[in-house]
Context: one part of a larger RNA
RNA sequence: UUGGGCGUAAAGCGCGCGCAGGCGGUCAUUUAAGUUUGGUGUAUAAUUCCGGGGCUCAACCCCGGGUCGCAUCGAAAACUGGGUGACUUGAGUGCGGGAGAGGAAAGUGGAAUUCCACGUGUAGCGGUGAAAUGCGUAGAGAUGUGGAGGAACACCAGUGGCGAAAGGCGACUUUCUGGACCGUAACUGACGCUGAGGCGCGAAAGCGUGGGGAGCAAACAGGAUUAGAUACCCUGGUAGUCCACGCCGUAAACGAUGAGUGCUAGGUGUCGGGGGUUUCAAUACCCACGGUGCCGAAGUUAACACAGUAAGCACUCCGCCUGGGGAGUACGCUCGCAAGAGUGAAACUC
Numbered sequence: 001u002u003g004g005g006c007g008u009a010a011a012g013c014g015c016g017c018g019c020a021g022g023c024g025g026u027c028a029u030u031u032a033a034g035u036u037u038g039g040u041g042u043a044u045a046a047u048u049c050c051g052g053g054g055c056u057c058a059a060c061c062c063c064g065g066g067u068c069g070c071a072u073c074g075a076a077a078a079c080u081g082g083g084u085g086a087c088u089u090g091a092g093u094g095c096g097g098g099a100g101a102g103g104a105a106a107g108u109g110g111a112a113u114u115c116c117a118c119g120u121g122u123a124g125c126g127g128u129g130a131a132a133u134g135c136g137u138a139g140a141g142a143u144g145u146g147g148a149g150g151a152a153c154a155c156c157a158g159u160g161g162c163g164a165a166a167g168g169c170g171a172c173u174u175u176c177u178g179g180a181c182c183g184u185a186a187c188u189g190a191c192g193c194u195g196a197g198g199c200g201c202g203a204a205a206g207c208g209u210g211g212g213g214a215g216c217a218a219a220c221a222g223g224a225u226u227a228g229a230u231a232c233c234c235u236g237g238u239a240g241u242c243c244a245c246g247c248c249g250u251a252a253a254c255g256a257u258g259a260g261u262g263c264u265a266g267g268u269g270u271c272g273g274g275g276g277u278u279u280c281a282a283u284a285c286c287c288a289c290g291g292u293g294c295c296g297a298a299g300u301u302a303a304c305a306c307a308g309u310a311a312g313c314a315c316u317c318c319g320c321c322u323g324g325g326g327a328g329u330a331c332g333c334u335c336g337c338a339a340g341a342g343u344g345a346a347a348c349u350c
Stems, first nucleotide, its partner, number of pairs: 004321003007304002012318001014201004021194003025087007033080002035076008049065006090191001091188003094184004102177007109153001114148007124135002161169002206247006215241002220236004258317006266295007274287004299306002323350003332343004
């Protein structure tokens, strides 16, 4: 390579946009590149294949023929491709609706912690398994009033919603702004799917510059525990956590499950809008659509389990795997301020 695979055994890129490439709906017509078929030519011999013959057989040897390949001349037109014309169901637009922690910016609010000032008040507070370090007669803790500042938004809250993804988005108001869904069927008429490279987004931690700093808290200090205790527990506490701008580009970035399309019993909950029946209305029931859960048939699976949100049945495109260790290491290259990231072996060994 052929083949077989990728939820948990090795294996789905963290996610999107998208150039090239691959693949591509229905009808008519045309072409004849692919395809199928016939003729002719060509091919070093031997070998291989088929038929026949000779060594007693066979191996071996001899004779004849064919297949495949290439070129050329015709033929066919179902399928693929090319051209032309048409269509509406795929895709998109319009119109009418309602839902939403979708994104960005500005402003506002209340509860709580901490700190500061003052009042009341007196001997403890705090902390633990028990203690101690710590705080307090220079008046703490408790309680009341006022003030400062930063961060996060209780209840509502829900296997609920939104988002392409993110442990991503939860107070309120305003402004700007993206997408999805339902209904309709007015418009375009295959405009589609996937996507190597490429480009963009990307939790936390970390880095740079400048701010900010209430609480929490790596490092660090002290107190305990212990044989020891560079820990678990306690008292403190700095980076950081927050903001602006710029980097980093990784996670058990998980549904450990790539994207798209079609098909394949049912039952039940919930969210969004719609239609029908009922009702004065509320409500209840039924139907189809889009999301999100549970149970389960066929089928699948090594089992666990999955089961219209497939891990079932198929097709298209991409990524990835090929025994364990060595090793996500070394070297080289690219990126990065650095930390490091990406790509990624071999010897040797079992």
Molecule: small-subunit ribosomal RNA, central domain
Organism: uncultured Actinomycetes bacterium